[in-house]
Molecule: transfer RNA
Organism: Flavobacteriales bacterium
RNA sequence: GCGGGUGUGGCGGAAUUGGUAGACGCGCCAGACUUAGGAUCUGGUGCCGCAAGGCGUGGGGGUUCGAGUCCCUUCACCCGCA
Numbered sequence: 001g002c003g004g005g006u007g008u009g010g011c012g013g014a015a016u017u018g019g020u021a022g023a024c025g026c027g028c029c030a031g032a033c034u035u036a037g038g039a040u041c042u043g044g045u046g047c048c049g050c051a052a053g054g055c056g057u058g059g060g061g062g063u064u065c066g067a068g069u070c071c072c073u074u075c076a077c078c079c080g081c082a
Base pairs, nucleotide, nucleotide: 001081002080003079004078005077006076007075010026011025012024019065027045028044029043030042031041032040046055047054048053058074059073060072061071062070
């Protein structure tokens, strides 16, 4: 240099043919239980906002009524070729 793959909450990891993003697990927070802790159980857990609502899939742009998904470009990492 060329070709291919991957990138989603704090972490792992889902999301059918483009149609409610974050299921499920871990972690964390609060509570119950306990003398206390662990284990277990219950509830909560992306960001902004008093609320209504808005934003959020590596970054930027495009197509579309609608994009994590399709197209272009770019960044990081991995694999192969030279």